Small-subunit ribosomal RNA, 5' domain from an uncultured prokaryote, 530 nucleotides, folded computationally.

Context: one part of a larger RNA
RNA sequence: GAUUGAACGCUGGCGGUAUGCUUAACACAUGCAAGUCGAACGGUAACAGAGGAAAGCUUGCUUUCUUGCUGACGAGUGGCGGACGGGUGAGUAACGCGUGGGAAUCUACCUAGUAGCGGGGGAUAGCCAGAAGAAAUUCUGAUUAAUACCGCAUAUACUCUACGGAGUAAAGAGGCCCUCUUCAAAAGGUCUCGCUAUUAGAUGAGCCCGCGUUAGAUUAGCUAGUUGGUGAGGUAAGAGCUCACCAAGGCAACGAUCUAUAGCUGGUCUGAGAGGAUGAUCAGCCACAUUGGGACUGAGACACGGCCCAGAAUCCUAAGGGAGGCAGCAGUGGGGAAUAUUGGACAAUGGGCGCAAGCCUGAUCCAGCAAUACCGCGUGUGUGAAGAAAGCCUUAGGGUUGUAAAGCACUUUUAUGAGUGAAGAAGGGUACGAGAUUAAUACUCUCGUCUACUGACGUUACCUACAGAAGAAGCACCGGCUAACUCCGUUCCAGCAGCCGCGGUAAUACGGAGGGUGCAAGCGUUAAUC
Numbered sequence: 001g002a003u004u005g006a007a008c009g010c011u012g013g014c015g016g017u018a019u020g021c022u023u024a025a026c027a028c029a030u031g032c033a034a035g036u037c038g039a040a041c042g043g044u045a046a047c048a049g050a051g052g053a054a055a056g057c058u059u060g061c062u063u064u065c066u067u068g069c070u071g072a073c074g075a076g077u078g079g080c081g082g083a084c085g086g087g088u089g090a091g092u093a094a095c096g097c098g099u100g101g102g103a104a105u106c107u108a109c110c111u112a113g114u115a116g117c118g119g120g121g122g123a124u125a126g127c128c129a130g131a132a133g134a135a136a137u138u139c140u141g142a143u144u145a146a147u148a149c150c151g152c153a154u155a156u157a158c159u160c161u162a163c164g165g166a167g168u169a170a171a172g173a174g175g176c177c178c179u180c181u182u183c184a185a186a187a188g189g190u191c192u193c194g195c196u197a198u199u200a201g202a203u204g205a206g207c208c209c210g211c212g213u214u215a216g217a218u219u220a221g222c223u224a225g226u227u228g229g230u231g232a233g234g235u236a237a238g239a240g241c242u243c244a245c246c247a248a249g250g251c252a253a254c255g256a257u258c259u260a261u262a263g264c265u266g267g268u269c270u271g272a273g274a275g276g277a278u279g280a281u282c283a284g285c286c287a288c289a290u291u292g293g294g295a296c297u298g299a300g301a302c303a304c305g306g307c308c309c310a311g312a313a314u315c316c317u318a319a320g321g322g323a324g325g326c327a328g329c330a331g332u333g334g335g336g337a338a339u340a341u342u343g344g345a346c347a348a349u350g351g352g353c354g355c356a357a358g359c360c361u362g363a364u365c366c367a368g369c370a371a372u373a374c375c376g377c378g379u380g381u382g383u384g385a386a387g388a389a390a391g392c393c394u395u396a397g398g399g400u401u402g403u404a405a406a407g408c409a410c411u412u413u414u415a416u417g418a419g420u421g422a423a424g425a426a427g428g429g430u431a432c433g434a435g436a437u438u439a440a441u442a443c444u445c446u447c448g449u450c451u452a453c454u455g456a457c458g459u460u461a462c463c464u465a466c467a468g469a470a471g472a473a474g475c476a477c478c479g480g481c482u483a484a485c486u487c488c489g490u491u492c493c494a495g496c497a498g499c500c501g502c503g504g505u506a507a508u509a510c511g512g513a514g515g516g517u518g519c520a521a522g523c524g525u526u527a528a529u530c
Base pairs, nucleotide, nucleotide: 001530002529003528004527006526007525008524009523010522013377014376015375016374017373018372019370020369021335026333027332028331030330031329032328035080036079037078040077041076043073044072047071048070049069050067051066052065053064054063055062056061057060087288088287089286096213097212098211099210100209101208102207105205106204110201111200112199113198114197115196116195117194118152120150121149128141129140130139131138132137158167159166160165172193173192174191175190176189177188214260215259216258221251222250223249226248227247228246229245230244231243232242233241263285264284265283266282267278268277269276270275290311291310292309293308294307314323315322316321341367343366344365345364349363350361351360352359353358380410381409382408383407390401391400392399393398414471418464419463424457429451431449432448433447434446435445436444474519475518476517477516478515479500480499481498485514486513487512488511489510495502496501
């Protein structure tokens, strides 16, 4: 000199853009953070509509009861998603990360292709009846549905094979039409979605290897599943991954083992560079979710807001027994020099579910707080010598603050009050037209047109006119380094200080004043890095 996720002191007008627990991976009150689908299912707790019945009478509305009939929908069965998104950096010196390769693998949803979706069965939740318990919850009986579950058939493909053969699937739902029509149901046609098997792709993931990746030798030897083989098991997959037997290997001064420290990288800071330091925000990877262990489900987890067991601490209890896990967003206590609101909205972007409308989303987008940082703007402009008054200095003549002020003439950025007013909105819905599909001018899908509508921010940005210099300057320093000097007070006292050093009676070095210098909504100090 540059820099910072900074802190402290004095001061403080506005805007934009960023950033904001670096400490206790300490403990957490409260609310929210993962749901969705009725176009899978039996149903009907709530709301609304319609039908039916009864009563009242103001004779067409009031109340009550009832019917899942309709819109919908609590709880439940079922599907998909809760493995993403969000947080943290404790552990880890490791194939963890970075980079470059490799072969023995899996991959839900998505895309493209091929071939199918035939015929049956028994349960179970809910509901109902009853029982136990303070509660959490649990049990018994009866009964019921499915895209839940289980056989049978078929097998293009796929798997296994002794090449003879053997084995393995599936589920339906919705819209419209037609036949018959008193209505309903059923059969049929068609479209859309879905399901099964399999091939290929895409995406994602698992595994192996070369090289690189902190310090210590006041750590020199370490290792028995250890190193290799054979055989078996196991995995999606290679492998001592696991086991039995056999051999005695394997690593190490090119630093094994041990100890300490640490998430890694793209990057960031500094520097002319080489290098040094660092790993906040943003992005990629990894690890963790009160501590330790375990598996279940699933395409995917050994799973932050799932389950089981054990531990610690906490809470409820009727004392028998139970409940929870903010390193999600806010917020509280604590620790600390120190770090924000128990805010708004799903309008946009993205995610989950759904045919869709839509619902959910503390992801996200916004707003609030903080000079924490960077950038921009302002706090007026011109004129004005009687060089006013006053302060300070003085050799008492004067000098200086100083064109500074006052005065005169202007301007109104910005702030305040008022008015106008974009963009962020693309879509989706209704209606119409065209095309595809089809027996079809239904339905459905695609494209086009029209109309009204969808904004948290938001009293938005921007712009306009009015008023009035009006509301807006401090901080540090002035002995040398280092830009800037005099007076008074003090007198080795009080004090200053980054280094050299000042102060013992004229201190440009202490304290105050006047003046000056440097930065400026900041200025200094402290800490840290180059």
The coordinates come from a structure-prediction model, not an experiment, and the mean pLDDT is 85.